[in-house]
Context: one part of a larger RNA
RNA sequence: GGCGUAUGGUGAAUGCCUUGGCAGUUGGAGACGAUGAAGGGCGUGGUAAGCUGCGAAAAGCGUCGGAGAGCUGCACACAAGCUUUGACCCGGCGAUACCCGAAUGGGACAACCCGGCCGGAGUAAUGUCCGGCCAUCCCGGAGUGAAUACAUAGCUCCGGGAAGACAACCCGGCGAAGUGAAACAUCUCAGUAACCGGAGGAACAGAAAGAAACUCGAUUCCCUGAGUAGUGGCGAGCGAAACGGGAACAGCCUAAACCGAUCCCAGUGUCAAGCCGGCAGGCGUUGCUGGGGCGGUGUCGUGGGAGCAGUCGCGCAUACUGCCGUGAUGCAGAGGAGUAAGAAAGGCUCUCUUUUAGCCGAAACCCCCUGGAAAGGGGUACCAAAGACGGUGAUAGUCCGGUAGGUAAAAGAAGAGAGCUCUCCUUGAUUGUUUCCCAAGUACCACGGGACACGAGAAACCCUGUGGGAAUCCGGGAAGACCACUUCCUAAGGCUAAAUACUUCCAACUGACCGAUAGUGAACGAGUACCGUGAGGGAAAGGUGAAAAGAACCCCUGGCGGGGAGUGAAAUAGAACCUGAAUCCAUAUGCCU
Numbered sequence: 001g002g003c004g005u006a007u008g009g010u011g012a013a014u015g016c017c018u019u020g021g022c023a024g025u026u027g028g029a030g031a032c033g034a035u036g037a038a039g040g041g042c043g044u045g046g047u048a049a050g051c052u053g054c055g056a057a058a059a060g061c062g063u064c065g066g067a068g069a070g071c072u073g074c075a076c077a078c079a080a081g082c083u084u085u086g087a088c089c090c091g092g093c094g095a096u097a098c099c100c101g102a103a104u105g106g107g108a109c110a111a112c113c114c115g116g117c118c119g120g121a122g123u124a125a126u127g128u129c130c131g132g133c134c135a136u137c138c139c140g141g142a143g144u145g146a147a148u149a150c151a152u153a154g155c156u157c158c159g160g161g162a163a164g165a166c167a168a169c170c171c172g173g174c175g176a177a178g179u180g181a182a183a184c185a186u187c188u189c190a191g192u193a194a195c196c197g198g199a200g201g202a203a204c205a206g207a208a209a210g211a212a213a214c215u216c217g218a219u220u221c222c223c224u225g226a227g228u229a230g231u232g233g234c235g236a237g238c239g240a241a242a243c244g245g246g247a248a249c250a251g252c253c254u255a256a257a258c259c260g261a262u263c264c265c266a267g268u269g270u271c272a273a274g275c276c277g278g279c280a281g282g283c284g285u286u287g288c289u290g291g292g293g294c295g296g297u298g299u300c301g302u303g304g305g306a307g308c309a310g311u312c313g314c315g316c317a318u319a320c321u322g323c324c325g326u327g328a329u330g331c332a333g334a335g336g337a338g339u340a341a342g343a344a345a346g347g348c349u350c351u352c353u354u355u356u357a358g359c360c361g362a363a364a365c366c367c368c369c370u371g372g373a374a375a376g377g378g379g380u381a382c383c384a385a386a387g388a389c390g391g392u393g394a395u396a397g398u399c400c401g402g403u404a405g406g407u408a409a410a411a412g413a414a415g416a417g418a419g420c421u422c423u424c425c426u427u428g429a430u431u432g433u434u435u436c437c438c439a440a441g442u443a444c445c446a447c448g449g450g451a452c453a454c455g456a457g458a459a460a461c462c463c464u465g466u467g468g469g470a471a472u473c474c475g476g477g478a479a480g481a482c483c484a485c486u487u488c489c490u491a492a493g494g495c496u497a498a499a500u501a502c503u504u505c506c507a508a509c510u511g512a513c514c515g516a517u518a519g520u521g522a523a524c525g526a527g528u529a530c531c532g533u534g535a536g537g538g539a540a541a542g543g544u545g546a547a548a549a550g551a552a553c554c555c556c557u558g559g560c561g562g563g564g565a566g567u568g569a570a571a572u573a574g575a576a577c578c579u580g581a582a583u584c585c586a587u588a589u590g591c592c593u
Base pairs, nucleotide, nucleotide: 001592002591003590004589005588006587007586008585009584015578016543017542020514021513022511023510024509025508026507027506028505029503030502032164039100040099041098042055043054044053046078047077050074051073061094062093063092064091065090066089070082071081072080105114106113107112115134116133117132118131119130120129121128136162137161138160139159140158141157142156143155144154169200170198171197172196173195180187184233210216211215220247221246222245223244230238231237251495252494253493254439258296259295260294262293263292264291265290266289267288268287274283275282276325277324278323279322280321281320301473303438304437305436306435307433308432309431310430311429312428315331316330317329318328334426335425336424337423338422346421347420348419349418350417351416352415353414354413355412356411358407359406360405364380366379367378368377369376381398382397383387389401390400391399444468445467446466447465448464449463450462454480475490476489477488478487479486530537531536550577553564554563555562556561
C1' cells in the first nucleotide's frame, strides 16, 4: 500500500408516517362596488421581527343567541390581568373602519401634496384641529337665457343612474402565425390564439316567409343517422342534414287598417264649421286639415283583421240643457286570471322547508397474560336504525370525539305555499262582402365579398358594401341553377321558463390518485427568499419522545464540544434529534506484498 473483517464518523437513500396536494361526485352559490369594492400601504400587543386578526374605538367595541370553565392567536417565557354578576370560544345583527386604489374637490413619482364653501373646537388674533359638502358622463325636471323678435344653444340648480372588480362558461366585434400538405401559393392550422365590447347565473336560440313529401308542427341538449351524403391543388384534409330514439316542454305581445268625447305642434277658419244622432234652446278658436304622442281595436295561413250590411244577445248611470234614441265611458253584480314571457308595482299576515351557532345520543373504567404503556393474546359478557372515521402510551363497536337516529334559533338569509289588499280581463257572437290594412330604401335584381360541411361550382338558402328598386292575398317567399305544375309557409317589429355549458367559492363525500426529488411552484413566515431596469423568472426547506419528563448537580474547556450523574421502554431517541443504505474517511485487526 492492497484485499477482507469489525467498530465508529460522514452522508443522506430507503422504510414507515401526513398537517398538503391531485382527480372527481352530489348539493349550494355564482354573492362584490360611490352606504367606497377587489387588491394593497402603514399602523395596531406590556415585552413583538414574522404570520394571523384588527383599524387611531386598532389580536379589538356593543347587543342578541349558543355554550359552560377556563382564558389573554400561531407561540410552550416572564410580567400583569380577566372569568359562574358566565370570561375565552361559536353564530346573527350592529358600531368603528387611518391612507392608497373606479378614487370622484385640485394635483401627483399609488399609499403623498395643496385647496374652496358651511358648521364647530381652540387662540387676544392668525396659524392649527374636527365634521359635512365640492369629479365626470347619461337620463329626467326646474330656473335663467345670446348672436336674433319668438325661440334655440349655453349657463345654474335639483332628483335618479353609471363607472371598477370577477376563475371558467356565453354572445358579439376584430383576427394571426408556427404547423400539415413530407417543398409551396389555393387549402390547412382556424374563425383557433391574442385583443376589444357586453351580459347572466347561465348565455344564445325560439313559436316557421320551417322541414319535408302528401306527413310533421317553436327552441335547446344527448344518442343515432355517419366518417355516410357531399366538399377538396378531388391532395392534405374538411365534413353535414332530415327521419328515428330520448331529456325538457309554453306559449305570447306589438305595427297597420279603423275609432276617440285625449294631448301637443303647424296651417286654415266668423252670417261658418262644430258641440254622439233627431227636434228645440244654448255655446262657439270649441272646429277642419296635416304631423306626432296617448288610449281603444287587432295579431293570422283551414289566410287574418278593419270597415260596411244582416241575424242573435246586452243590469244601471252619465254626453251643454229638455225629450226620444244609440253606446264610447264609468259603476254594480257574477265569473276568471296574475307578477318566469303573456300589462304591471308592491304591501300585510300566516304556515312550512332549508340555512347561518348548537344539543341528546346504546353497550366492558370486566378478569388473566406479555409489555414502559393494552386497544394485542386467552376468557366471559353486552349494544347495534350506531361494526363510518379519527384519537387515546401497540391493533378499541361497548375509553374519548363522534356515527345511526332524533332535536334546537333571540336575530339574519333563502325558498315554497295560502289568505287579504292590489292589479288586470270577461258585454259580445256569427254570416256575407264589390271597400281598406297586413312591418320599404325592405323583398327582388346586378356587381363585389362573407357565411353555409359546400374552395364559383349547375350553387340554391342566409348576411350585406355599391347601384337599381316592387307588390298587399288575384299579394309574396320556399321545396339546392332556372321554368311549369303541385305542395308548404307568411319575411322585412318584439318577448319567452325548462332540458344545456362552466366552477373563483361553500358543505359533505369518494379514489386499483401522490406520499416530501412524489403530489400544486408552494405540507414549512411561498408566489416567500433570491434573480432581473422591466415584462418576468422563481427555489430550497416535513418527522426527538407516549409525555419535555428538553438532561438538576459534578468534571475538562475561552467557547464549541465532551465525560459522569439523572429522565426515559429506548439517549447509537439529546434537540445538527425516527429509520439511517451507498459513498468517502478514521481506528483496530487477519491475510498478501
Large-subunit ribosomal RNA, domain I from a bacterium, 593 nucleotides, folded computationally.